[in-house]
Molecule: RNase P RNA; transfer RNA
Organism: Helicobacteraceae bacterium
C1' cells in the first nucleotide's frame, strides 16, 4: 500500500432582492415554515365512531428457540442452536412429522404396516437355462431407498451379536433460560406443516374522507346494533338531506445537550427549547460568491419501527495480505 | 389521504391439493383449394407467466419486498 467487514454522521454553505402559508400588529415592524426517507402502507399503538358501561361464546386472523428492551409490537438489542467465510463478520419463517388427513412428477424392482430387477447363496429339475426358498451387505435408479463404518459370524447374509461414531430418551453437573458436558439405556419410527393440521400465547369492527359542535333552509321518522350470538347492570330518549362556519389539527410515549447506570437495545436525574398546521392545498425564484459541484425526493392525524429510493463526502473501530524498521 | 383487487402470446382469456414440454379463441406466417379474393382445411411461429429474493428435489401456482394498473370511500338505519 492493497482488499474487506463493522458502526455512526452530513444531506450544498453565506448574502442581496423579490414572492407565498401561518402567527402578530389598528395598520406595519417582527418570528416561525418539509425529511432521513416526508415514501409504501408491511407491523404496532394514540385518538374517534360504531344503543350508555361491562362481560362470554362462536367465526376469523396472527405469532412461533431463549432471555432482555419498549407505552406496544411481528421492531430492537444480547445469547443458544444451524449454515457460509483464512479472518474481521454475516445469515437464519428456527415449535410439533410415535394425534390424525394428504403429496412425491419423471427414474426405478421398490417411494412408506416396505420391497427380490441385476447380483449372491442353498435345494430341484426337462442344465448355455428356468422354478422354490433365503439375503437389504453389492449393483443401477432417483432429490429421497428403513442409522454409518469395522469387526466377529454365515450356505449367503442381516444390529441377529460386539466397539466406536451418530440418533432418541434417562440421569447427574453447569448455566435464569435456550443449551453444553459427561455418564447410563435403546439396535434405532425418513422428508415435507412458507399443504391441511395440532399445541401455546395474542387480537372486538373500522378508520380523520374516522368523527364532534354551531347556524341556516326543509321534510319527516325511528326503539335499533358494530362479522355472528348471548348474558349482566343502568337510562329515556334518539334523530336524517343540502349549503357554510369552527372544532378534531398539532406541548407531544416531544427535541436537543450533559452526567450517571448497562456489552448492548435503552433507561433515570438534571438544564434549556417550542420547532409547519393547510384545506385545492404555502414552503419558492432570480443574482453573486465559496467549495469537496449538490442524489433520492414534497408534510395533510399523530407517535414507535421495518422496507424501499438515494451523487457523493467525512470519523471510528477491526480483520486478511505484501513490503519496512 | 385511507381501505381493497388485479398483473400469463400482438388482443381476449383458462392454468388447484406445487410434478413430464404452460395452453384455447382470434390476429400473424407457410401450404392446398380458387382464373383471383374471402371463408374453409393442414402445419408453423409467437411466452424470462410483471420484477428481485426465499421454501422445496421441483414454483405461473406458497411466502416476502418492491413495481404498474383499476375500484370504493366524503352522510346514508
Nucleotide at each position: 500500500g492493497c482488499g474487506g467487514c463493522g458502526c455512526g454522521g452530513c444531506a450544498g454553505g453565506c448574502g442581496a432582492c423579490g414572492g407565498c402559508g401561518c402567527g402578530g400588529u389598528a395598520a406595519a415592524a417582527c418570528g416561525c415554515g418539509a425529511g432521513g426517507a416526508a415514501a409504501g402502507u408491511c407491523c404496532g399503538g394514540g385518538c374517534u365512531a360504531c344503543g350508555g358501561c361491562g362481560g362470554a361464546g362462536c367465526g376469523g386472523g396472527g405469532u412461533u428457540c431463549c432471555g432482555c428492551u419498549u407505552a406496544a409490537c411481528g421492531a430492537g438489542c444480547g445469547g443458544c442452536g444451524a449454515g457460509a467465510g483464512c479472518g474481521a463478520u454475516c445469515u437464519u419463517a428456527g415449535g410439533g412429522a410415535a394425534a390424525g388427513c394428504g403429496c412425491a412428477a419423471c427414474a426405478g424392482a421398490a417411494a412408506a404396516c416396505a420391497a427380490a430387477c441385476c447380483g449372491c447363496c442353498g435345494c430341484g429339475u426337462u442344465u448355455u437355462a428356468c422354478g422354490c426358498g433365503g439375503u437389504a451387505a453389492g449393483g443401477g435408479u432417483g432429490a429421497a431407498a428403513c442409522g454409518g463404518c469395522g469387526g466377529a459370524g454365515u450356505a449367503a447374509g442381516a444390529g441377529a451379536c460386539c466397539a466406536c461414531c451418530a440418533a432418541a430418551c434417562c440421569u447427574u453437573u453447569g448455566g435464569c433460560g435456550a443449551c453444553a458436558a459427561a455418564g447410563g439405556u435403546u439396535g434405532u419410527a425418513g422428508g415435507c406443516a412458507a399443504g391441511c393440521c395440532c399445541a401455546a400465547c395474542c387480537c372486538g369492527u373500522a378508520g380523520c374522507a374516522a368523527g364532534a359542535g354551531g347556524c341556516g333552509u326543509c321534510a319527516g321518522g325511528u326503539u335499533a346494533a358494530a362479522g355472528c350470538u348471548c348474558c349482566g347492570c343502568a337510562a329515556a330518549g334518539c334523530g336524517a338531506a343540502c349549503g357554510c362556519c369552527u372544532c378534531g389539527c398539532u406541548u407531544g410515549a416531544g427535541u436537543c445537550g450533559u452526567u450517571u447506570g448497562g456489552c448492548g437495545a435503552c433507561a433515570a436525574a438534571c438544564g434549556a427549547c417550542c420547532u409547519a398546521g393547510a384545506g385545492a392545498a404555502a414552503u419558492c425564484g432570480u443574482c453573486g460568491u465559496c467549495c469537496a459541484a449538490g442524489a433520492c425526493a414534497g408534510a395533510a392525524u399523530c407517535c414507535g419501527g421495518c422496507u424501499u429510493a438515494u451523487c457523493g463526502c467525512c470519523g471510528c473501530g477491526c480483520c486478511g495480505c505484501g513490503c519496512g524498521u | 389521504g385511507c381501505c381493497g383487487a388485479c398483473a400469463u402470446a400482438g388482443c381476449u382469456c383458462a392454468g388447484u391439493u406445487g410434478g413430464c414440454u404452460a395452453g384455447a379463441g382470434c390476429a400473424g406466417c407457410u401450404g392446398a383449394u380458387u382464373u383471383g379474393u374471402a371463408a374453409u382445411c393442414a402445419g408453423c411461429a409467437g411466452g424470462c407467466c410483471c420484477g428481485g429474493g426465499g421454501u422445496u428435489c421441483g414454483a405461473a401456482u406458497c411466502c416476502u419486498c418492491g413495481u404498474g394498473u383499476c375500484g370504493g370511500c366524503a352522510c346514508c338505519a